[in-house]
This record gives sequence, C1' cells and structure tokens, in this order.
RNA sequence: GCGAGUAUAGUUUAGUGGCAUGACGUGAGCUUCCCAAGCUCGAAACCGGGGUUCGAUUCCCCGUACUCGCA
Repeated sequence: GCGAGUAUAGUUUAGUGGCAUGACGUGAGCUUCCCAAGCUCGAAACCGGGGUUCGAUUCCCCGUACUCGCA
C1' cells in the first nucleotide's frame, strides 16, 4: 500500500428497516437485630460524518480504532 472482519449502557452480550435484549455491576425499596443472600422497581448504550428511505442500530459511501490476511 491492497483486501477482509469487528465497533451496541460502567463491563459483557442478543438483535432486526418501525419502542434496542439479557446478564453482571449500579440506585431506591422490601426482607433481616446487622451483614450477605433473596424479591420488587428504576437509571444507563447502537464509533463519527454523509446518503437512500415515510422511517436507519440495521442498507450504501467516507473516516476513525482494533484484529486478520496479502504485498
């Protein structure tokens, strides 16, 4: 230099053109003499920019980071 793949809450992970899923963690409450465990409820995320579309996390292009292969 060329090609391919990946990018989603603090961490990990599912997902599909129409509200983004679960777990761990975290906040509040219940329970307990206290702690832990357990139960209930809540907050928290689609790498950035542009395009297509009524509508994009999803499709297309460019970029960024990482990984792999070729030279």
This is a predicted structure of a 71-nucleotide RNA (transfer RNA) from a Patescibacteria group bacterium. It matches the Rfam family "tRNA". Its family is annotated with triplet codon-amino acid adaptor activity in the Gene Ontology. By type it is a transfer RNA. Its mean pLDDT, the model's own confidence on a scale to 100, is 81. The RNAcentral record of the sequence draws on ENA and MGnify. RNAcentral records the identical sequence in 2 taxa.